[in-house]
RNA sequence: CAGGCCAGCCAGAUGGUCGCGGCGUUGAUUUCAACGCCGAGGAAAGUCCGCACUCCACAGAGCACAUCGCCGGAUAACGUCCGGGGCGGGGAUUCCCCCUGGGGAAGAACCUGCCAGAUCGGGCCACAGAAACAUACCGCCAUUCCAAUGGCAAGGGUGAAAUGGUGGUGUAAGAGACCACCGGCGUCGUAGUAAUACGGCGGCCAGGCAACCCUCGAUGGGAGCAAGGCCAAGCAGGGACCAUGCCCGCCCUUUAGAGGGCGGCGGGAAGCGGCUCGUUUUCUUAUGAGUCCCGGGUAGGCUGCAUGAGCCGAAUGGCAACAUUCGGCCUAGAGAGAUGACCGUCAGUUUGAGAGCCGUGCCUCUGGCAUACCCUCUCAAGCAACAGAAUGCGGCUUAUCGGCUGGCCUGACUA
Numbered sequence: 001c002a003g004g005c006c007a008g009c010c011a012g013a014u015g016g017u018c019g020c021g022g023c024g025u026u027g028a029u030u031u032c033a034a035c036g037c038c039g040a041g042g043a044a045a046g047u048c049c050g051c052a053c054u055c056c057a058c059a060g061a062g063c064a065c066a067u068c069g070c071c072g073g074a075u076a077a078c079g080u081c082c083g084g085g086g087c088g089g090g091g092a093u094u095c096c097c098c099c100u101g102g103g104g105a106a107g108a109a110c111c112u113g114c115c116a117g118a119u120c121g122g123g124c125c126a127c128a129g130a131a132a133c134a135u136a137c138c139g140c141c142a143u144u145c146c147a148a149u150g151g152c153a154a155g156g157g158u159g160a161a162a163u164g165g166u167g168g169u170g171u172a173a174g175a176g177a178c179c180a181c182c183g184g185c186g187u188c189g190u191a192g193u194a195a196u197a198c199g200g201c202g203g204c205c206a207g208g209c210a211a212c213c214c215u216c217g218a219u220g221g222g223a224g225c226a227a228g229g230c231c232a233a234g235c236a237g238g239g240a241c242c243a244u245g246c247c248c249g250c251c252c253u254u255u256a257g258a259g260g261g262c263g264g265c266g267g268g269a270a271g272c273g274g275c276u277c278g279u280u281u282u283c284u285u286a287u288g289a290g291u292c293c294c295g296g297g298u299a300g301g302c303u304g305c306a307u308g309a310g311c312c313g314a315a316u317g318g319c320a321a322c323a324u325u326c327g328g329c330c331u332a333g334a335g336a337g338a339u340g341a342c343c344g345u346c347a348g349u350u351u352g353a354g355a356g357c358c359g360u361g362c363c364u365c366u367g368g369c370a371u372a373c374c375c376u377c378u379c380a381a382g383c384a385a386c387a388g389a390a391u392g393c394g395g396c397u398u399a400u401c402g403g404c405u406g407g408c409c410u411g412a413c414u415a
Base pairs, nucleotide, nucleotide: 001411002410003409004408005407006406007405008404009403010402012346013345014344015343016342017341018340020039021038022037023036024035025034026033027032041386045397046396048395049394050393051392052391053224054223055222056221060277061276062275063274065220066219067218068217069216070084071083072082073081074080085115086114087113088112089111090110093106094105095104096103097102098101116215117214121213122212123209124208125207137156138155139152140151141150142149143148164182165181166180167179168178169177183205184204185202186201187200188199189198190197191196228303229302230301231300237294238293239292240291241290245265247264248263249262250261251260252259253258266284267283268282269281270280271279310329311328312327313326314325315324316323317322348383349382350381351380352379353378354377355376356375359371360370361369362368363367
């Protein structure tokens, strides 16, 4: 310098004139004035996860259901993030082959997919094929030519997959039958917190699918700011369905028939996903709790409402995610929904023109002419995407104009 990548930051500033919302101070007090401060994002989007907070009961236990699933960490938590392991995919570029357009091999930084169990059990592997928990269609060999019988799974065919693969020994022909190397599996050792890696030994060698049922482990109540809380105002209720004891004890009253109250036991109903247990409230002798249907009233005001698992900086620890300590800062709160409009200047950036400078080339060589990139200055014209808070926060995903800064890898050059 070029190419390929990763991360962070910015996403204008300022002055004036008008116009909005909040807070504070002062003055007014019909609701206003003056001053000061603040006022939309990196994704505010999607609503895919997790939580804080609120209510339901005081939120307990279990089943079912759902989600996650390599190892070790971070976190309030997560299906997120960091680091590592195994099996892959891409990737600038380099090389090879054929030849002018293709094919193959290797492959940095970096980007990215998957990951519990098939020896708990069940189930499936269509079609094709002879056969898919095991066999012989073609074929090879032997007995004699045929037929028939016996041996074979090395060759061919079918298929996603056919007694692990390649090469050899051996054999009538073959085959892990045997040997070498490789793959899987088992076992032992070493390293590692671990997932795993490497090595020794062993001939043990039919599989695949669990986003099929299933098994194991971890997590999980529900609903949601239109959650909730307070004040004011207002109304009108009606109908249907219908459960369970005429049990026991004590007390009171009594016209001595019985009535009432309390407690116990039993039973029913309701309690914010479904079921069971437990538990709370309530009803239990004639109606009330409850359930369902019809109808009426209210929709006003205040609050929740922004100091937070907050942000910024430094130091320390850690590979990192992040944690701890110290210091500093306060940065929207609307309510049919504010945060805006106009003008000017500056900054940034793109393009064009002109000039200068450096270097280079040429010449009539104290100089002149020409000229590429970078840089500087002047002028003119343009540019700014994706896109608007609504309880808040941590993530993930998606959209996106342009600029700046830093770092990693490869190649070339210079020192």